[in-house]
RNA sequence: GCCCGAUUGGCUCAGCGGUAGAGCGCCUCACUAGUAAUGAGGAGGCGAUCGGUUCAACUCCGAUAUUGGGCA
Numbered sequence: 001g002c003c004c005g006a007u008u009g010g011c012u013c014a015g016c017g018g019u020a021g022a023g024c025g026c027c028u029c030a031c032u033a034g035u036a037a038u039g040a041g042g043a044g045g046c047g048a049u050c051g052g053u054u055c056a057a058c059u060c061c062g063a064u065a066u067u068g069g070g071c072a
Base pairs, nucleotide, nucleotide: 001071002070003069004068005067006066007065010024011023012022013021018055026042027041028040029039030038048064049063050062051061052060
């Protein structure tokens, strides 16, 4: 330099056109003599950034950035 992949809550991942979910973690409550465990509830993401397509985009297209891999 060229090619391919990834980028979604604190962490690890799902979702692949119709207003974003899970596990773990965190907070509150119940239970307990008290912890833990267990049960119930809750907060937390405008989806790497920008632009395009569409009635509608995390999802399709392009550019950029970061990161992983391959070729020379």